[in-house]
RNA sequence: CAAGAAAAGGCCAAACUUACUGUGAGGUAAGGACGGAAAGCCACGGGUCUCUAAUCAGACAGCCGGGUUACCCAUA
Numbered sequence: 001c002a003a004g005a006a007a008a009g010g011c012c013a014a015a016c017u018u019a020c021u022g023u024g025a026g027g028u029a030a031g032g033a034c035g036g037a038a039a040g041c042c043a044c045g046g047g048u049c050u051c052u053a054a055u056c057a058g059a060c061a062g063c064c065g066g067g068u069u070a071c072c073c074a075u076a
Stems, first nucleotide, its partner, number of pairs: 002075001004072001011036002016031006034062001040068003044065003047060004
């Protein structure tokens, strides 16, 4: 440096439930574990979704790509 999720120490937490919050998509906290090797962070491109008569304005980083930072390491 590449690759990987095999090992070790650990990490995150889908659906669902409860509470709060938002018109809504959603968000936050607790419980919970389907999964995850960046499921850390960033709406830059695409995508999906919400709001609106339409714009405007928003949501999703656990949809894909991109950017950026990072733990371990059988193996090459």